RNAcentral holds the full RNA, with entries from ENA.
Predicted 3D model of a 346-nucleotide part of an RNA (small-subunit ribosomal RNA, central domain) from an uncultured bacterium.
The coordinates come from a structure-prediction model, not an experiment, and the mean pLDDT is 92.
Rfam family: Bacterial small subunit ribosomal RNA.

[in-house]
Context: one part of a larger RNA
RNA sequence: UUGGGCGUAAAGGGCGCGUAGGCGGCCCCGCAAGUCCGGCGUGAAACACACGGGCCCAACCCGUGGGCUGCGCUGGAAACUGCGGGGCUUGAGUCACGGAGGCGGAGCCGGAAUUCCUGGUGUAGGGGUGAAAUCUGUAGAUAUCAGGAAGAACACCGGUGGCGAAGGCGGGCUUCGAGCCGGUGACUGACGCUGAGGCGCGAAAGCGCGGGGAGCAAACAGGAUUAGAUACCCUGGUAGUCCGCGCCAUAAACGAUGCACACCAGGUGUCGGGGCGAGCGUCCCGGUGCCGGAGCGAACGCGAUAAGUGUGCCGCCUGGGGAGUAUGCCCGCAAGGGUGAAACUC
Numbered sequence: 001u002u003g004g005g006c007g008u009a010a011a012g013g014g015c016g017c018g019u020a021g022g023c024g025g026c027c028c029c030g031c032a033a034g035u036c037c038g039g040c041g042u043g044a045a046a047c048a049c050a051c052g053g054g055c056c057c058a059a060c061c062c063g064u065g066g067g068c069u070g071c072g073c074u075g076g077a078a079a080c081u082g083c084g085g086g087g088c089u090u091g092a093g094u095c096a097c098g099g100a101g102g103c104g105g106a107g108c109c110g111g112a113a114u115u116c117c118u119g120g121u122g123u124a125g126g127g128g129u130g131a132a133a134u135c136u137g138u139a140g141a142u143a144u145c146a147g148g149a150a151g152a153a154c155a156c157c158g159g160u161g162g163c164g165a166a167g168g169c170g171g172g173c174u175u176c177g178a179g180c181c182g183g184u185g186a187c188u189g190a191c192g193c194u195g196a197g198g199c200g201c202g203a204a205a206g207c208g209c210g211g212g213g214a215g216c217a218a219a220c221a222g223g224a225u226u227a228g229a230u231a232c233c234c235u236g237g238u239a240g241u242c243c244g245c246g247c248c249a250u251a252a253a254c255g256a257u258g259c260a261c262a263c264c265a266g267g268u269g270u271c272g273g274g275g276c277g278a279g280c281g282u283c284c285c286g287g288u289g290c291c292g293g294a295g296c297g298a299a300c301g302c303g304a305u306a307a308g309u310g311u312g313c314c315g316c317c318u319g320g321g322g323a324g325u326a327u328g329c330c331c332g333c334a335a336g337g338g339u340g341a342a343a344c345u346c
């Protein structure tokens, strides 16, 4: 709980698809539910209000009047909403043509580096640090050359750049799938917006089963440091990181800014496409940045990618702690997740 708000003060759902619902373009005709006007009925009395009166006043009491914003019946109006019918093309969509992209799935391939293995050359060290030590090396290491194996990640290009709804996406090729943009024409004819529930997607870590394991590395061990050092540094090192399938559903899931549409000065860069132009360039559409006007804002700042001006719909907030706790319910194999208080206290 009227209201006022949600970039940073409390507050935008992690993201999408979509059900109910709410809201909905232009023109014509009709109906009359909402809406408006009239008539009738009802709206008891007391109380409340106005005027007057009775107890000395008042409280109290009495009379008269208006009103009782409402409901029902009935007659009418038709601008707006609604409903029914007809039409339209600007909203929305479809097709044809062209285009950019680390968008998704699957398969195949490549080189550099790293580690390990084998062999050659070669000898006394290597490694590591602030300095060291643990560690490694005469059973031949480090270095270097040749060959082999494995796993993971893809330098340069690379961008203030691109794509995706978000999470996110980066070596190359093939293939399957999806979205987006531009320009011209044709077509459908409001088919739209939002979206409680619901369903799906959802980084990392974590979990189950099976595989894989080069490097890195929680835990763990050792060496140092230190008053101590359950750390920071060093040497090792297991889960994990990787793959398949199935769970989990969280995050500073951030632009800390819900989605859609319309309107409102400019300047400058960049990505994709198009028009004009010989060129320099310039204009248009779509994205992505910076600066900035009006306006907004507590300020910071935002400023056509709004935090401006409006409309529609959803989510959310309502002092701090207690507490994202307890409890109940739902979900999960578990870890835990979702929903989510109160006492008390300041």
Stems, first nucleotide, its partner, number of pairs: 003318004007300002012314001014201004021194003025088007033081002035077008049065006091191001092188005097182003103177007110154001114150008125136002162169002206247006215241002220236004258313006266291011295302002319346003328339004